[in-house]
This record gives sequence, C1' cells and structure tokens, in this order.
RNA sequence: CGGGACGUAGCUCAAUGGCAGAGCAUCGGACUGUAGAUCCGUUGGUUGGGCGUUCAAUUCGCCCCGUCCCGACCA
Repeated sequence: CGGGACGUAGCUCAAUGGCAGAGCAUCGGACUGUAGAUCCGUUGGUUGGGCGUUCAAUUCGCCCCGUCCCGACCA
C1' cells in the first nucleotide's frame, strides 16, 4: 500500500429492509438459620462516527475510526 471479516445492553451474541431481542450480569422478591443453587420480577441501547438511498436502515451504498486475518513492498 491492496483485499477480506467484524463493530448492536456491563459481557457473549441474535435480528439482513418493517415494534431493537436472548443468555449471563445488576437490582428487588420468593425459598433458606446464613450463603449458594433454583424460581419470579426489574434495570438496561445516540446499533463505532458522518453522509447518502428509501415511505421506512442494525440491515443497502460511500467516506472516516477501531479490532482481527491475508497478500504485496522494504529489510
């Protein structure tokens, strides 16, 4: 320098044009002598940033940022 994948809740990940979700976790409760386990409920998001396409964008296009991988170049 070129190519590819990825970026969504505190963490791990779904949703691939049409209401942003699950598990874990936090907090509260039930249970228990206490704690753990289990069960019920609760809290959670400018979907990395910007612009565009569209009636409508997490999803499609372009630019930028970040992480990882491959290649080239140099030595």

RNAcentral holds the sequence, with entries from ENA. The RNA shown here (transfer RNA) has 75 nucleotides and comes from a Candidatus Thorarchaeota archaeon. Rfam family: tRNA. About the family: Transfer RNA (tRNA) molecules are approximately 80 nucleotides in length. Its mean pLDDT, the model's own confidence on a scale to 100, is 83. Taxonomically the source falls in Candidatus Thorarchaeota (Archaea, Promethearchaeati).